[in-house]
C1' cells in the first nucleotide's frame, strides 16, 4: 500500500410559547431538527517556494499534506410496497435485493474563468403503524436493522 481475512467497538436530531376545542407536543400562529459516502473555489493546522525589511516581523502562492465543510447536486441506508417460505392464516414471523413500484425538497442576488457546495436573502422537504383530533419533533416495531466509520490481530505485494 491493498477489489484482502477474522474479531471487536461506534454508528439520528428535534414541540419551547400562544390560540381553538370536551379532547391536539397531531389543527392554526411563532419555534425547533438535519443519518452515511462523494464532490467542494471556503476555512483550520503543518510544510515548501517567493517578495518586502537592518532586525523584530509582515505579505503572497489554482505548490504539497492534515482536518472540517451541502437536509433540498450525485449516490446509499432505514421504512413502505413487491416476491419467496412458514404458521395457530384477512394477520404475524423469517428470508430476498439486477423486483426497483413509493422513496422528500431551491431559488434569487453577490464574488469569480469556474460555485444549486462560499457569502447574503427568501423559500421548501421529511417512511410505516398507533392516538379522545390530521404527527419530521409523542408512543411503537427498535436493547432491532443499517449506509458506513474506526481499531486490533493476520494475509498478500
Nucleotide at each position: 500500500g491493498c477489489a484482502u481475512g477474522u474479531u471487536c467497538u461506534c454508528g439520528g436530531g428535534g414541540c419551547g410559547g400562544g390560540g381553538u376545542g370536551g379532547a391536539a407536543u397531531u389543527c392554526c400562529c411563532c419555534a425547533c431538527c438535519g443519518g452515511c459516502g462523494g464532490u467542494g473555489a471556503c476555512a483550520u493546522g503543518g510544510g515548501g517556494a517567493g517578495c518586502c525589511u537592518c532586525c523584530c516581523g509582515g505579505c503572497u502562492c489554482g505548490c504539497c499534506c492534515u482536518u472540517g465543510a451541502a437536509g433540498c447536486c450525485c449516490g446509499c441506508g432505514a421504512g413502505c410496497g413487491c416476491c419467496c417460505g412458514g404458521c395457530u392464516c384477512u394477520g404475524c414471523c423469517g428470508g430476498g435485493g439486477u423486483c426497483a413500484g413509493c422513496a422528500g425538497a431551491u431559488u434569487c442576488g453577490g464574488u469569480g474563468c469556474g460555485a444549486u457546495u462560499c457569502c447574503g436573502a427568501a423559500g421548501c422537504c421529511g417512511a410505516c403503524g398507533g392516538u379522545c383530533a390530521c404527527a419530521g419533533u409523542c408512543c411503537g416495531g427498535a436493547u432491532g436493522a443499517g449506509a458506513g466509520a474506526g481499531a486490533a490481530c493476520g494475509g498478500c505485494a
RNAcentral holds the sequence, with entries from Rfam. Predicted 3D model of a 157-nucleotide RNA (FMN riboswitch aptamer (RFN element)) from Nisaea acidiphila. Lineage of the source: Bacteria > Pseudomonadati > Pseudomonadota > Alphaproteobacteria > Nisaea.